[in-house]
RNA sequence: GGGGCGGUAGCUCAGUUGGUUAGAGCCGCGGACUCAUAAUCCGCUGGUCGUCGGUUCAAGUCCGACCCGCCCUA
Numbered sequence: 001g002g003g004g005c006g007g008u009a010g011c012u013c014a015g016u017u018g019g020u021u022a023g024a025g026c027c028g029c030g031g032a033c034u035c036a037u038a039a040u041c042c043g044c045u046g047g048u049c050g051u052c053g054g055u056u057c058a059a060g061u062c063c064g065a066c067c068c069g070c071c072c073u074a
Base pairs, nucleotide, nucleotide: 001073002072003071004070005069006068007067010026011025012024013023019057028044029043030042031041032040050066051065052064053063054062
């Protein structure tokens, strides 16, 4: 240099053929339970969907360029 995969919550990840509200588990916070702690149960907080443009009535999802990580190749 060429190619492939990935980037979504603090962490690990889902997200179908573009559609009405962006989710799960863990962590954290509050509560129940307990003499107390753990476990368990209930509830809550938390997101410029890597960046910038484009297409569209509508983009996490499609298109282009770029940035970062991993792998293959020369």